[in-house]
Context: one part of a larger RNA
Molecule: large-subunit ribosomal RNA, domain V
Organism: soil metagenome
RNA sequence: CCCGCGGUCAGACGGAAAGACCCUAUGAACCUUUACUGCAGCUUUGCAGUGGCAUCAGAAGGGCUCUGUGUAGGAUAGGUGGGAGGCAUCGAAGCCGGGGCGCCAGCCUUGGUGGAGCCGACCUUGAAAUACCACCCUGAGCCCUUUUGCUGUCUCACCGCGACCGGUCAGCCCGGUCCGGGACCCUGCAUGGCGGGCAGUUUGACUGGGGCGGUCGCCUCCCAAAAGGUAACGGAGGCGCGCGAUGGUGGGCUCAGGCCGGUCGGACAUCGGUCGCUGCGUGCAAUGGCAUAAGCCCGCCUGACUGCGAGAGCGACGGCUCGAGCAGAGACGAAAGUCGGCCAUAGUGAUCCGGUGGUCCCGGGUGGAAGGGCCAUCGCUCAACGGAUAAAAGGUACUCUAGGGAUAACAGGCUGAUCUCCCCCAAGAGUCCACAUCGACGGGGAGGUUUGGCACCUCGAUGUCGGCUCAUCACAUCCCGGGGCUGGAGCAGGUCCCAAGGGUUCGGCUGUUCGCCGAUUAAAGUGGUACGUGAGCUGGGUUUAGAACGUCGUGAGACAGUUCGGUCCCUAUCUGCCGCGGG
Numbered sequence: 001c002c003c004g005c006g007g008u009c010a011g012a013c014g015g016a017a018a019g020a021c022c023c024u025a026u027g028a029a030c031c032u033u034u035a036c037u038g039c040a041g042c043u044u045u046g047c048a049g050u051g052g053c054a055u056c057a058g059a060a061g062g063g064c065u066c067u068g069u070g071u072a073g074g075a076u077a078g079g080u081g082g083g084a085g086g087c088a089u090c091g092a093a094g095c096c097g098g099g100g101c102g103c104c105a106g107c108c109u110u111g112g113u114g115g116a117g118c119c120g121a122c123c124u125u126g127a128a129a130u131a132c133c134a135c136c137c138u139g140a141g142c143c144c145u146u147u148u149g150c151u152g153u154c155u156c157a158c159c160g161c162g163a164c165c166g167g168u169c170a171g172c173c174c175g176g177u178c179c180g181g182g183a184c185c186c187u188g189c190a191u192g193g194c195g196g197g198c199a200g201u202u203u204g205a206c207u208g209g210g211g212c213g214g215u216c217g218c219c220u221c222c223c224a225a226a227a228g229g230u231a232a233c234g235g236a237g238g239c240g241c242g243c244g245a246u247g248g249u250g251g252g253c254u255c256a257g258g259c260c261g262g263u264c265g266g267a268c269a270u271c272g273g274u275c276g277c278u279g280c281g282u283g284c285a286a287u288g289g290c291a292u293a294a295g296c297c298c299g300c301c302u303g304a305c306u307g308c309g310a311g312a313g314c315g316a317c318g319g320c321u322c323g324a325g326c327a328g329a330g331a332c333g334a335a336a337g338u339c340g341g342c343c344a345u346a347g348u349g350a351u352c353c354g355g356u357g358g359u360c361c362c363g364g365g366u367g368g369a370a371g372g373g374c375c376a377u378c379g380c381u382c383a384a385c386g387g388a389u390a391a392a393a394g395g396u397a398c399u400c401u402a403g404g405g406a407u408a409a410c411a412g413g414c415u416g417a418u419c420u421c422c423c424c425c426a427a428g429a430g431u432c433c434a435c436a437u438c439g440a441c442g443g444g445g446a447g448g449u450u451u452g453g454c455a456c457c458u459c460g461a462u463g464u465c466g467g468c469u470c471a472u473c474a475c476a477u478c479c480c481g482g483g484g485c486u487g488g489a490g491c492a493g494g495u496c497c498c499a500a501g502g503g504u505u506c507g508g509c510u511g512u513u514c515g516c517c518g519a520u521u522a523a524a525g526u527g528g529u530a531c532g533u534g535a536g537c538u539g540g541g542u543u544u545a546g547a548a549c550g551u552c553g554u555g556a557g558a559c560a561g562u563u564c565g566g567u568c569c570c571u572a573u574c575u576g577c578c579g580c581g582g583g
Stems, first nucleotide, its partner, number of pairs: 001583008010575003014570002022404004027400002029396004035201005041194003045190005051154004056149011068137001069105001078136005085119003094113008158181003162178006204216003213233001217239006240385001241283001242342002247301007255279001257275005281290002284347001286345003305328004311322004317386001330339003353379007361372002411458001412456001413454003417451001419447006428438002465540001466538003470532001471529005478503003481498006505519005546564004550559003
C1' cells in the first nucleotide's frame, strides 16, 4: 500500500414522510354568531273546506213618527208647492199623573178625568200657517231588508287512541249505533313577524414574514441627480369646499414696515410728513406668479352664454388640459377692445339601473297608448376612491389540499447597532503626586459568546431547551509555574507581562441553562465546536389531539398566563475512527 472480518455511530446537510409550524391561494372543510341571503319550523290575519238560530254593537237602503228658537212678531216659523177649509161622541178644550227632548220659553207623547168644542185667512215678516196634504233637507227614535263584527246556543260538515256491535277465532283497519267535541280544531292558498334548527356564501390589499398599528382617491413642496418622468411603512403640509359676488367690463387707487410730529393714546387705534420695487395682499395648504398689477375702491351689468372649433400638450387606455377663430344673441366701454366664471395648480366617481323636464325619432296589422331613443338634469365617504353583489362577520390546538426557503420561528451566513474585551487623550480621585490603583467628558479598535438587523442555502423536512455520556479546541488563565510595578516591611494582596502541561468537587431547590443556599477545595476558569453531542440515551420544559382555573370573547374559541395527562422509528452501503487477520 491492497484485500477482508468484528466493532463504533462523527459525517455523507444519512433513510423514512411533495413540513403538521409560518406565509401565500379572490383553495377546502367543519364550527360560531346580534355577518349576508335563504329554507324548514313556529306564529299573525284574510279567504276556502264552513252550516242553522238568537242577543248586542256598527254600516247601507227603505218605511213610520218626530226634530228645527237671529231680530220683529201672540211664539221654538227648516225649505218649496198645493190650499179654504181641517180635527172632534172611534170623544174637543181644560185639569191631574208618567215618559222623552230642550235654547228653560216651551214642544212631542201617553194614562186618567172631563163632556163639546179646538185650529186656520187675521197684525207684523225676505218667506204664512204643523188648519190640512205632498216632496225634500238637518238630526233623532222605532220597525223591516241586506251586510260587518263580538258573544251565546244548536247540529249537519269535520274530529275522537271513548263504549258497544259487525266484518272476525284479530289491542290493526273499515262500517254501524250510542256518547263526547264542534263550525272550533285541522288543512290549503295568500300575508306580516320570529327563525344558526338547517343551507349556500362572504369576511380586501399594501406590509423589510404575518398579525396588531398605519395607509388606500386628489393638490403643493423636497427627495429628483439644471428638460419631462422617477421609488420607499422617506421628510413636510393641505382637499372632499367657497362665492350671484369673491363673476364681466369701464374708470380710479397702491401696499407692509421704519423714522419724525400730534389731545386722552400706550410698543401697537385714528391724523400729518418722510423713506419705502414689494418684505403687504391674494376666500382656504404649499409652490410658482402678480405694481401695466392677478392686490384695493366705485359705476353699469350677467359671457358663471347657445352652436362649434383650426391646432397643440399629457396619458397604456378610460380620459384630462390649453386654445385662436367662426355664427347667433348679449354686457361693459367714446373707442381700440375685453368677456365661454374666479391669479394658476385640489374641492372628486366609469358603467349599469332608475327619476324629472323637453323633443322633431321608434311605436310588433293600422290609429292611439304603453314602453323606448335622443337632448338636459338628478340619485353613490361605490373614501378599499378604474367602482367584483342591490345585499356579507368570525373560529379551527379536530383540521385538510396546493405551493413557497419568492416568507417567519431553530441553526448557519453577512452585518456588528447592542454585547464582551482592549487601547488613545487625561479632567479628576488617590494627604502631596494624572498614570500603585481608579479614571469623567470624548475618541479609536478587536472579537463574533448576547439582544437584534438582513432574509442568502435549506419548508419533495438541516429534530428544538435542559440533563446524561463522550469529548475536542481557543486563551481574553480559575488553580499549580516564571516575572515587572506597587500607595510591595513580612504574611496576605492589587495590577500588568509570559505561560494551555495538567487540573478545575459533592450536595439542597427548580424542567431549568442561570441563580440562590449548604459543605469542601490549590482551583471550583471564560468561551467555540449546528447555543458540540437524540441513525448515542433521556423527554422534565417547550410545541398537537383530552381536561380544568384565571382572564378575554355574545359565541365558536383564545392567552411568551397557569395546571394534570400525553407513541422519540431506522438490521450501517460509503467516509472517518477502534481492534484483528491475509497478501